Description: Predicted 3D model of a 110-nucleotide RNA (Guanidine-I riboswitch aptamer) from Bradyrhizobium jicamae. The sequence was found by an Rfam model in a public genome assembly. Its Rfam family is "Guanidine-I riboswitch aptamer". Gene Ontology term of the family: regulation of gene expression. The prediction has a mean pLDDT of 80.
RNA sequence: AGAGUUGGCGGCUAGGGUUCCGAUUCCCUGAUGUGGGGAAUGACUGGUCCGAGAGCUGCCACCAGGGGGUCCAACCCCUUGGGGCACGGCGGGACAAAAGCCCGGGAGAC
Numbered sequence: 001a002g003a004g005u006u007g008g009c010g011g012c013u014a015g016g017g018u019u020c021c022g023a024u025u026c027c028c029u030g031a032u033g034u035g036g037g038g039a040a041u042g043a044c045u046g047g048u049c050c051g052a053g054a055g056c057u058g059c060c061a062c063c064a065g066g067g068g069g070u071c072c073a074a075c076c077c078c079u080u081g082g083g084g085c086a087c088g089g090c091g092g093g094a095c096a097a098a099a100g101c102c103c104g105g106g107a108g109a110c
Base pairs, nucleotide, nucleotide: 007060008059009058010057011056012055015050016049020047021046022044023041024040025039026038027037028036029035062082063081064080065079066078067077068076069075085105087108091103092102093101
């Protein structure tokens, strides 16, 4: 200096906006009922929804030790353990829209 690997799926959260629900405001309509419709508002707490490489967690896969199937290899099963470190734009993209989502362990910095 270069290359490869550092996994997959799910649940939750930080966070996010506003398609739907709700809420609020205004307008129309109806009615002695407390209804129906339309528009606007997310510096409206919320429900649905999106949601982390650098957040949590579960399962699977992978790696290592031990034991067993078996006399051996391959393979399979059980069990114990392992998975470190990680500062990070601008800009762009999707869905209704936005975001710690994706581009991206990127560019860059150390």